[in-house]
Context: one part of a larger RNA
RNA sequence: CUGGGCGUAAAGCGUGCGCAGGCGGUUAUAUAAGACAGUUGUGAAAUCCCCGGGCUCAACCUGGGAAUUGCAUUUGUGACUGUAUAGCUAGAGUACGGUAGAGGGGGAUGGAAUUCCGCGUGUAGCAGUGAAAUGCGUAGAUAUGCGGAGGAACACCGAUGGCGAAGGCAAUCCCCUGGACCUGUACUGACGCUCAUGCACGAAAGCGUGGGGAGCAAACAGGAUUAGAUACCCUGGUAGUCCACGCCCUAAACGAUGUCAACUGGUUGUUGGGUGCAUUAGUACUCAGUAACGAAGCUAACGCGUGAAGUUGACCGCCUGGGGAGUACGGCCGCAAGGUUGAAACUC
Numbered sequence: 001c002u003g004g005g006c007g008u009a010a011a012g013c014g015u016g017c018g019c020a021g022g023c024g025g026u027u028a029u030a031u032a033a034g035a036c037a038g039u040u041g042u043g044a045a046a047u048c049c050c051c052g053g054g055c056u057c058a059a060c061c062u063g064g065g066a067a068u069u070g071c072a073u074u075u076g077u078g079a080c081u082g083u084a085u086a087g088c089u090a091g092a093g094u095a096c097g098g099u100a101g102a103g104g105g106g107g108a109u110g111g112a113a114u115u116c117c118g119c120g121u122g123u124a125g126c127a128g129u130g131a132a133a134u135g136c137g138u139a140g141a142u143a144u145g146c147g148g149a150g151g152a153a154c155a156c157c158g159a160u161g162g163c164g165a166a167g168g169c170a171a172u173c174c175c176c177u178g179g180a181c182c183u184g185u186a187c188u189g190a191c192g193c194u195c196a197u198g199c200a201c202g203a204a205a206g207c208g209u210g211g212g213g214a215g216c217a218a219a220c221a222g223g224a225u226u227a228g229a230u231a232c233c234c235u236g237g238u239a240g241u242c243c244a245c246g247c248c249c250u251a252a253a254c255g256a257u258g259u260c261a262a263c264u265g266g267u268u269g270u271u272g273g274g275u276g277c278a279u280u281a282g283u284a285c286u287c288a289g290u291a292a293c294g295a296a297g298c299u300a301a302c303g304c305g306u307g308a309a310g311u312u313g314a315c316c317g318c319c320u321g322g323g324g325a326g327u328a329c330g331g332c333c334g335c336a337a338g339g340u341u342g343a344a345a346c347u348c
Stems, first nucleotide, its partner, number of pairs: 003320004007302002012316001014201004021194003025088007033081002035077004040072003049065006091191001092188005097182003103177007110154001115149007125136002162169002206247006215241002220236004258315006266293012297304002321348003330341004
C1' cells in the first nucleotide's frame, strides 16, 4: 500500500463546534475540464507472446506480426461528474402558535437530621463488637426538655420517569439564559453531511491563592483479630470533601456499539405533543423520546433485531500475535503530580 475488520476476540477519539479537504436534492440551458468513441504521430532495439525459418532435435540464433495498457494531437458524443446561468421545494433553516423538563448561571428562603455550646430535670453508666478493648462519664456523661451556633446534604413525591453533546443534573421561590418536541400556515431556496489540524466543554482525585469546616474520612495514632496483620472490625483523627478564582484533562469518560441519511414484518408498556370518533370511562391513528419481547436478516457464539450488531451510501477515527510497554528517548503541554505523541533490542 492493498485486503479484512472495530458490542464481548486487537480496534469508535470522553463529548461537541468547526476552517481546509472529501461527499452532496431536483429541473432546464450552455460549456466540454473529467469521462466515452474514433483519427494521426510517437511509444528505439533486444526481451515476452503468435506464425514461420536455420543449426540432426532442443537450448540457442533468426524473419514477420502482435503487443508496448503510455504521451501528444485532432474530430465527435453530451447520459453521468465538474463549471456557469436561471429556476424548484421533498433536505436544511426562519417567523408565528402551543407543550414538557433535576438543562445551565446567579440570588434569596425553608424544614428534618448530625455535631457543638448554654440552662433545666436526672443518676451511673454510655458507646462499641462475633466477643472485647481502646474511648466518653461522679469535674455529672448517655437519656430527656428549652434556647442558641454552624456547616453540609435535600427524606417522602421518585418511576424500567424527565433534561442535557458528553461529563452530568433533584428542597422551594425569583431573575438571567441554552436546547428539544408538536401542529398548521407563511417565508428563504441546497444555505447540507462529515471533518485531519484547531477551538471549547470535560466525573472523581490532585495542585495554587484566599475563605469555610457540621458530618464523613486517605495519611496517622490507639484497641482488637492473627503465627504475623503495615489489612478487614472498633475508638479517635489531619489533608480532603464545601465556596470563590486559577490550573490539571484523566476514568469500566460504557450502550465497552463514531456521526449523518435512506430502506426493511409485528406485539406490549411508558414520557411529551397532535388528529378523528365517542364524549363517562375510552378507542383508532400519527410524530418525537424511553423500555421489554420478538418475523426476516445478521452473528464464532452470546446475542442484535425500525433506537440494528439487518440492507446500503457519505465522511472521520482506529486495529494488524503475546510480553517488553502505554515503557525508553525526543517533541509539545503542566506549578507539580503527570498528560499527550510513542518505539526498539530481546523473548515466546
This is a predicted structure of a 348-nucleotide part of an RNA (small-subunit ribosomal RNA, central domain) from Polaromonas eurypsychrophila. The RNAcentral record of the full RNA draws on ENA and SILVA. Taxonomically the source falls in Polaromonas (Bacteria, Pseudomonadota, Betaproteobacteria, Comamonadaceae). The coordinates come from a structure-prediction model, not an experiment, and the mean pLDDT is 89.